[in-house]
Context: one part of a larger RNA
RNA sequence: GCAUUGUCAAGGAACUCGGCAAAUUGACCCCGUAAGUUCGCGAGAAGGGGUGCCGGCGCGAGCCGGCCGCAGUGAAAAGGCCCAAGCAACUGUUUACCAAAAACACAGGUCUCUGCGAAAUCGAAAGAUGACGUAUAGGGGCUGACGCCUGCCCGGUGCCGGAAGGUUACGGGGAUCCGUCAGCGAAAGCGAAGCGGUGAACCCAAGCCCCGGUAAACGGCGGCCGUAACUAUAACGGUCCUAAGGUAGCGAAAUUCCUUGUCGGGUAAGUUCCGACCCGCACGAAAGGCGUAAUGAUUUGGGCGCUGUCUCGACAAUGCACCCGGUGAAAUUGUAGUACUCGUGAAGAUGCGAGUUACCCGCGACAAGACGGAAAGACCCCAUGGAGCUUUACUGCAGCCUGUUAUUGGAUCUUGGUAUUUUCUGCACAGGAUAGGUGGGAGGCGAGGAAGUGCGUGCUCCGGCAUGCAUGGAGCCGACCUUGGGAUACCACCCUGAAAGUGCCGGGGUUCUAACCGCGGGCCGUGACCCGGUCCCGGGACAAUGACAGGCGGGCAGUUUGACUGGGGCGGUCGCCUCCCAAAGAGUAACGGAGGCGCUCGAAGGUCACCUCAGUGCGGUUGGAAAUCGCGCAACGAGUGUAAAGGCAUAAGGUGGCCUGACUGCGAGACGAACAUGUCGAGCAGGUACGAAAGUAGGACUUAGUGAUCCGGCGGUAUGAGAGUGGAAUUGCCGUCGCUCAACGGAUAAAAGUUACCCUGGGGAUAACAGGCUUAUCUCCCCCAAGAGUUCACAUCGACGGGGAGGUUUGGCACCUCGAUGUCGGCUCAUCACAUCCUGGAGCCGGAGCAGGUUCCAAGGGUUCGGCUGUUCGCCGAUUAAAGUGGUACGCGAGCUGGGUUCAGAACGUCGUGAGACAGUUCGGUCCCUAUCUGUCGUGGGCGCAGGACGUUUGAGGGGGGCUGUCCCUAGUACGAGAGGACCGGGACGGACGGACCAAUGGUGAACCGGUUGUAUCGCCCGAUGCACGGCCGGGUAGCCAAGUCCGGAAGGGAUAAACGCUGAAAGCAUCUAAGCGUGAAGCCCGCCCCGAGAUGAGACGUCCCAUUCCGUAAAGGAAGUAAGGCCCCAUGAAGACAACAUGGUUGAUAGGCCGGGAGUGUAAGCGCAGCAAUGCGUUGAGCGGACCGGUACUAAUAGGCCGAGGG
Repeated sequence: GCAUUGUCAAGGAACUCGGCAAAUUGACCCCGUAAGUUCGCGAGAAGGGGUGCCGGCGCGAGCCGGCCGCAGUGAAAAGGCCCAAGCAACUGUUUACCAAAAACACAGGUCUCUGCGAAAUCGAAAGAUGACGUAUAGGGGCUGACGCCUGCCCGGUGCCGGAAGGUUACGGGGAUCCGUCAGCGAAAGCGAAGCGGUGAACCCAAGCCCCGGUAAACGGCGGCCGUAACUAUAACGGUCCUAAGGUAGCGAAAUUCCUUGUCGGGUAAGUUCCGACCCGCACGAAAGGCGUAAUGAUUUGGGCGCUGUCUCGACAAUGCACCCGGUGAAAUUGUAGUACUCGUGAAGAUGCGAGUUACCCGCGACAAGACGGAAAGACCCCAUGGAGCUUUACUGCAGCCUGUUAUUGGAUCUUGGUAUUUUCUGCACAGGAUAGGUGGGAGGCGAGGAAGUGCGUGCUCCGGCAUGCAUGGAGCCGACCUUGGGAUACCACCCUGAAAGUGCCGGGGUUCUAACCGCGGGCCGUGACCCGGUCCCGGGACAAUGACAGGCGGGCAGUUUGACUGGGGCGGUCGCCUCCCAAAGAGUAACGGAGGCGCUCGAAGGUCACCUCAGUGCGGUUGGAAAUCGCGCAACGAGUGUAAAGGCAUAAGGUGGCCUGACUGCGAGACGAACAUGUCGAGCAGGUACGAAAGUAGGACUUAGUGAUCCGGCGGUAUGAGAGUGGAAUUGCCGUCGCUCAACGGAUAAAAGUUACCCUGGGGAUAACAGGCUUAUCUCCCCCAAGAGUUCACAUCGACGGGGAGGUUUGGCACCUCGAUGUCGGCUCAUCACAUCCUGGAGCCGGAGCAGGUUCCAAGGGUUCGGCUGUUCGCCGAUUAAAGUGGUACGCGAGCUGGGUUCAGAACGUCGUGAGACAGUUCGGUCCCUAUCUGUCGUGGGCGCAGGACGUUUGAGGGGGGCUGUCCCUAGUACGAGAGGACCGGGACGGACGGACCAAUGGUGAACCGGUUGUAUCGCCCGAUGCACGGCCGGGUAGCCAAGUCCGGAAGGGAUAAACGCUGAAAGCAUCUAAGCGUGAAGCCCGCCCCGAGAUGAGACGUCCCAUUCCGUAAAGGAAGUAAGGCCCCAUGAAGACAACAUGGUUGAUAGGCCGGGAGUGUAAGCGCAGCAAUGCGUUGAGCGGACCGGUACUAAUAGGCCGAGGG
């Protein structure tokens, strides 16, 4: 010093995030018990009383009487209680090992699925669970007892329903086209059948679209403006939007940012709490809303009781630490002979520089440093790292739905396509009138019934056409004519559309039974709920299964989810052109400063010829500052499609003519350049335009107007290749098209999120803390002085501006540290600065006094306690002389705390489809380290201090201390109209702080005394003793202590600061100064207290011991025994960790004992007496009595050993 334990004066939560911890309470009996309530409860509510022993009585419960103590469940075991609020109904469950909760569960509610071989689940299947259950059952979701309730929205998403319509796969279907080659053809080429390729229309399901329903499905539930006779507000009105605009209830809430909202309550004081208000950032009705008795190791606030939580600590016990003996780890460790200050330095040095300090070595302590130890930082960033999770990321897979087909058959009805046959159909205008096309054609039809008429059917352009039946009983039509593009009768071949028949290919319905199915029945194997056989029965070409195809498909899987970046994210950017930056060649960076491009133009191109602009002066009808006209001036300020720059008047600008060089094939040589791209280009060949010609022309005054490769399309090429050959398919080559591949050198045809459940590798290449640099910001100071201050800049304040200092703010930078420098606040302990809060000394004042303002000097000391909050801060209460500002890793976690922040759980609001997220909130949530070195506080050993000792000192140096109030006197004086009210000087009493002490007051006091319960023992009684926390309880000596007592700060001297002076020149004056001399602060140096000669600079004084013996050359040197003296050893101590220190050691009171006394307990035992007894009284202030005071050698300090000078 720590741990565990005991006790505590006065106060009683003032402690603290928080009564954490501790204390209180506690058993049994009796009395008594509130609000509320689901009538069970609350409740052991709360709050009171009783409890021993003896005698008597009573069956007993108990009653009566007596007795003792501080205390009778006498010890042990044994709820603290109340009020209010949040959450969750409850008992339960949970993160084994940081979270026990408000989370989970839960009865109850509701939605939904499921008809049985159920749904759902596991499985490849068989099979199994569900369930030997059957909708009062089973699965899933949400909600979460109970009470009152649960509003509006179906636009989106999901789910459910929907015989129409749209779209749609395989399959069916086969048009078309192509290849090939018999043949034809001089060739080009054409080309039957067959074979091969292609594969249009059409048929075709689910799904999707579409139509509806559904919210206790996922979800959602507005804005603006105006209006009432004070104001305010708006029942009212207007307007926009919506699928609908939040109803009841609740509301600063587990939800409220602003916010400590406002008001009220509670408190001296209330960021919490309770009650209200409503402005709900961002409540709200089964991710339920609002209440709610009871319950809770839940969260929050308050109160009573109680206390060492605290004021403020003290003492004691035990264990550790410490000392001795024995035994004996660990992490760690570059080597270590390991100081401080200032500086330096990869920016915080034991190790570098300078200075300072320091004899050598331990032991006990403390933790400020060794960016201490431990763990290749968990935060942050990075990685074309990983993993978990999500989804309307991408791509798949299971599964499910659906169609086709196989297993798969018969019949019948119906329906579609197609081919064919038959029969019909066809209206522009004109025209007899309803002319499909072409050809033929002069005839055709008719008693086998013409015209006409009646009744129908179909079509219809409403004119009619076709046709059936009946009637009728002999004619009708064409040619001709007219019209017209075309002429009608009739025939043929066809077209459009239609109907019917047939063939083929389908669709649908019904039906059959024989495939197939039956976890239906009977019988048999058999003694079997399996299985098989058989006979029935039921289902039935469905289902089931295989194959193919379409769809749904985070159920599952694999992946993607860019870079730059003064950290990352958010934002911005990413290619190209122009300018500046760019430092007179080129080039040159930044999230430097400015702008453009992702085109355009058939003229805005080529050529030949011609012309000259903008502006302005003057003149001129309508004409004005600008319209057009004329004359001057005007070198470029205009114009140049588009940005800017560089150009351009010989024009590249403006106009006209003719044209297409906006050519084909090339290209010497250069520029530029990593590569790939890019740029310029004379000249040659061909053919061309313009020009008389020279000549110019391979787009545009120039520089942007863009995209590699693969893949695919189109055109061309045909002496490129052509899988036996020939062809073909296909391909090459030339040309061209398709990329905001814009992250623009383009990872893929095809890709988003989340992680606080996280992981790995790395980084101080890069953030958060701290340091460093900087100082914009910040704080402070100064300059100027506009102003105000009645007047007057400067008593005081000071605009507009300017200059600095500091390194406490917020930042900037990213320099040490990511193989770890723990982060806010509190506690403890500090230390420094001074820009001073108080106290001290001064100047000025718009200073009468008192009280103040401002400035100067001054760092000695001091600088409070509470309420709220995690708070720092701040507000508040009460004080104070004052309640200072800062630095010290925002001082201090190998010193403590852990409330906040910042892991994992959970909830609210909000955001997000979701996983999840939030400098938003809320409840909960593991703080390790035995100290090697430095440092610090103590305490020893060694050696030195020129002989050896014992004592007494000096004081270089260092440290401590240093605060201040109230009252009284001077004096109700100075001052003042009064009210009020001093300086200077003197005194008294305090607060806080410090030192010492224990006589008193008290605490403790575990070997003191007493009381007493239970039990055991001493044989029993008596009397004692052990154990039960020292059993409990009441007291208490010494010692140690404080709350107690005494004392302290000073006085005084010296030198000064600001300031105030004397004398006094420079400068005949003036001037406190330059020479000189004074006055003048709690500050400085002394003074007071402590340490102190290792003060190696080792000091001084007094006293004691003496110059021995041996070796050695005189000295020096070495050795031995001694002296003074000391040590060992022993008895001890109010000394002490051990050492040390102090006392004593027989010539002795050192300790023990004994004797006497004292403190303290409180009247022992025994005996006697009284009483039935408990018990009382007497002997008796008795007995006992640790440490205290004295005495006394009874015991033990006996005996003994060792060291220790001979003097340079």
Large-subunit ribosomal RNA, half B from a Clostridia bacterium, 1208 nucleotides, folded computationally. Rfam family: Bacterial large subunit ribosomal RNA. Gene Ontology terms of the family: ribosome and structural constituent of ribosome. The prediction has a mean pLDDT of 87.